Predicted 3D model of a 74-nucleotide RNA (c-di-GMP-I-GGC riboswitch aptamer) from a Desulfobulbaceae bacterium. It was read from a public genome assembly, where an Rfam model found it. The prediction has a mean pLDDT of 84.
[in-house]
RNA sequence: UGAGAUAUAGCUAAACCUGUCGCAAGACAGGGACGGAAAGCUGCGGGUCUCAAAGGAUAGCCGAACUGCCUCUA
Numbered sequence: 001u002g003a004g005a006u007a008u009a010g011c012u013a014a015a016c017c018u019g020u021c022g023c024a025a026g027a028c029a030g031g032g033a034c035g036g037a038a039a040g041c042u043g044c045g046g047g048u049c050u051c052a053a054a055g056g057a058u059a060g061c062c063g064a065a066c067u068g069c070c071u072c073u074a
């Protein structure tokens, strides 16, 4: 540098439940485990959701930027 997850050591945590916050989408904490090889991070582009609107949410919707564990490999 590249490849890989039915290997090794690990990591993470959907739905759902409880509590709190929020008009809401949803977020946080605990439990829980559908899954993930970037399901790490960043709202930069698009999408979707919310809101009367302005705004807001979603990174586990897609893309992109940056960063990274293990094994093999250049």
Base pairs, nucleotide, nucleotide: 002072003071004070011036012035016031017030018029019028020027021026034060040066042064044063045062046061047058048057049056050055